Context: one part of a larger RNA
RNA sequence: GGAUGAACGCUAGCGGCAGGCCUAAUACAUGCAAGUCAAGGGGUAGCAAUACACCGGCGGACGGGUGCGUAACGCGUACACAACAUACCUUUGAGUGGGGGAUAGCAUUGGGAAACUGGUGGUAAUACCCCAUAGUAUUGGGUGUCGGCAUCGGCAUACAAUUAAAACUCUGGUGCUCAAAGAUUGGUGUGCGUCUGAUUAGCUAGUUGGUAAGGUAACGGCUUACCAAGGCUACGAUCAGUAGGGGGUGUGAGAGCAUGGCCCCCCACAUGGGUACUGAGACACGGACCCAACUCCUACGGGAGGCAGCAGUAAGGAAUAUUGGACAAUGGUCGGAAGACUGAUCCAGCCAUGCCGCGUGAAGGAUGACUGCCCUCUGGGUUGUAAACUUCUUUUGAAUGGGGACAAAAGUGGUGACGUGUCAUCAUUUGAGGGUACCAUUAGAAUAAGCACCGGCUAACUCCGUGCCAGCAGCCGCGGUAAUACGGAGGGUGCAAGCGUUAUCC
Numbered sequence: 001g002g003a004u005g006a007a008c009g010c011u012a013g014c015g016g017c018a019g020g021c022c023u024a025a026u027a028c029a030u031g032c033a034a035g036u037c038a039a040g041g042g043g044u045a046g047c048a049a050u051a052c053a054c055c056g057g058c059g060g061a062c063g064g065g066u067g068c069g070u071a072a073c074g075c076g077u078a079c080a081c082a083a084c085a086u087a088c089c090u091u092u093g094a095g096u097g098g099g100g101g102a103u104a105g106c107a108u109u110g111g112g113a114a115a116c117u118g119g120u121g122g123u124a125a126u127a128c129c130c131c132a133u134a135g136u137a138u139u140g141g142g143u144g145u146c147g148g149c150a151u152c153g154g155c156a157u158a159c160a161a162u163u164a165a166a167a168c169u170c171u172g173g174u175g176c177u178c179a180a181a182g183a184u185u186g187g188u189g190u191g192c193g194u195c196u197g198a199u200u201a202g203c204u205a206g207u208u209g210g211u212a213a214g215g216u217a218a219c220g221g222c223u224u225a226c227c228a229a230g231g232c233u234a235c236g237a238u239c240a241g242u243a244g245g246g247g248g249u250g251u252g253a254g255a256g257c258a259u260g261g262c263c264c265c266c267c268a269c270a271u272g273g274g275u276a277c278u279g280a281g282a283c284a285c286g287g288a289c290c291c292a293a294c295u296c297c298u299a300c301g302g303g304a305g306g307c308a309g310c311a312g313u314a315a316g317g318a319a320u321a322u323u324g325g326a327c328a329a330u331g332g333u334c335g336g337a338a339g340a341c342u343g344a345u346c347c348a349g350c351c352a353u354g355c356c357g358c359g360u361g362a363a364g365g366a367u368g369a370c371u372g373c374c375c376u377c378u379g380g381g382u383u384g385u386a387a388a389c390u391u392c393u394u395u396u397g398a399a400u401g402g403g404g405a406c407a408a409a410a411g412u413g414g415u416g417a418c419g420u421g422u423c424a425u426c427a428u429u430u431g432a433g434g435g436u437a438c439c440a441u442u443a444g445a446a447u448a449a450g451c452a453c454c455g456g457c458u459a460a461c462u463c464c465g466u467g468c469c470a471g472c473a474g475c476c477g478c479g480g481u482a483a484u485a486c487g488g489a490g491g492g493u494g495c496a497a498g499c500g501u502u503a504u505c506c
Base pairs, nucleotide, nucleotide: 001506002505003504004503006502007501008500009499010498013358014357015356016355017354018353019351020350021316026314027313028312030311031310032309035058036057037056040055041054043052044051045050065269066268067267074194075193076192077191078190079189080188081187084186085185089182090181091180092179093178094177095176096175097131098130099129100128106121107120108119109118110117111116137162138161139160140159142157143156144155145154146153147152167174168173195241196240197239202232203231204230207229208228209227210226211225212224213223214222244266245265246264247263248259249258250257251256271292272291273290274289275288294305295304296303297302322348324347325346326345330344331342332341333340334339361392362391363390364389372382373381374380375379398442399441400440401439402438406433409430410429411428412427413426414425415424416423417422418421450495451494452493453492454491455476456475457474461490462489463488464487465486471478472477
C1' cells in the first nucleotide's frame, strides 16, 4: 500500500447493487416450513352444490440448513467395472385369462386422566394371495462363431426347469405386467495430488493371503469355518494435534504465501449413541424402535418432545436483521385438468457492513468589510472571493399530476384445421413487489460536512497554558520555564458521507 462476513470512537443527505451469529453442533416459548389425488375403493354428513375421516397410489431420499466429525479414495483430477443398480421420462416388442381369503372405515361392546388401545360382527379395491399362459428374462448343463483384458465377454442356436399382470372409462383413452434399448442419476475399484509433530519408531489376529460357504444391486475378510504366517514402516507406518475438500478469493511483477464467508459442485451430520423397516432410492432433519442426557404433562399407573428449515426468544459475545407480503414470475410435488401445497423462490423491512454513483450549489463580486489569530503594533499580514450583495440553476428534498415492463406463459369461452386431442386464431381473466421505479409541472439556495493529522519517517506552523508534572507515542523519541512532539486556539494538510483506531492476511 492492498484486503475484510469485521468490531469500536466521532460524524451522517440520497440512491443502486451486494452482504449480514465468524462465538455456544448451547437451550428453545409461539406460528408457519410436505403434501396431493374423490377420474383406484367402499363409505359418512347434506335436499343439493359440496365437504370429510379411512383403505389405496405417488411424493415425503428433492428442495432448505449446518460444518460436529473426517488427514480419508473424503475431496480434486485421470481412468476402469469381463463386478453393478436406476422410480418417474422416451423408443420398441409381447401380454393384460381364471379364482380366493382377509382388513380399515362402519356397527356394537370394553379399558385408560391422557396419549391411545382391546374384543365381537360384517364389507370394498389399482390393497394381499393362488392358478394359468410366456421368452430376447432367470437357473442348469450343450453346440457353433467372433473377440479379448487373467478370471472370460458378445452373438446365434436347440433342450429342461422357474417366474407376471389391475383395473377405471366420457369407448377417445389413461393405466398395469414382462422383456430389450436410451437418457438421467447413483454404487464400486485404481494411478497421482492433498496440513503439522520423530521431544511419536515400531504397528497389526479378521490382522495379510488361500479354500469353502453366506451375504450384497455388485467385487471384496464384507461376514463365518478351516488352513498358511503373513501385511505396513525412515520414500515416516503407528500415535498425537489441527482441519470439511474443490471451483475460487486476497495479495504479489511473478514464483509464491494466506484463505475457503456469499454463489456453484462433492462429502458429512440432524439432541448424544445404536438399529433396522419401508422403498427404485434412506439406514431417512420436520419417519420408526432401543439406550442416554435434558425439558414438559400426569389422576403417579403412564405419556409427550427435538429450529444445524423461515421468523423469533434466552444465553454466550466486540459483534450480525422482521415472530413481514405473495405464490404474480421461476422451479418443485401431487393431479387428466381446474387447482392445492411450497419460509424453495420472488419481494419488502432493519443495518454506512462493503462497493459504485450523486448531492450539500454555480457565475460575478475588494471599502481586500467586521470578528478571530499573528507580528518588527498610528501600521501590516492572515482568515479571504471567503462573506455581504447581484444574476442563474433546481440534481436532491417538498407538493401536485401522470405512470403498468416483469403475462414470452397459463386458464376460460368461441371459431377453424386435421392426426379427435393437438395445433392455429379471436375475445377475456390472472401482479406480491407497487401508485414503487420512471416522467412532467410548481415554488425556493432553499433540506444536507465531518473525521484524522501537522518533530522525522509523512503532505501540513505559529501563539498561549503546563513545567520530567499533566500527558503523548507505530518506530526514533517528546515534556525538568520561550515544547512546530503534552492541552487549547488560530492557521494549514489529507480523505470525505465518511474519517480514524483495533484485529487478521499478503
Molecule: small-subunit ribosomal RNA, 5' domain
Organism: uncultured bacterium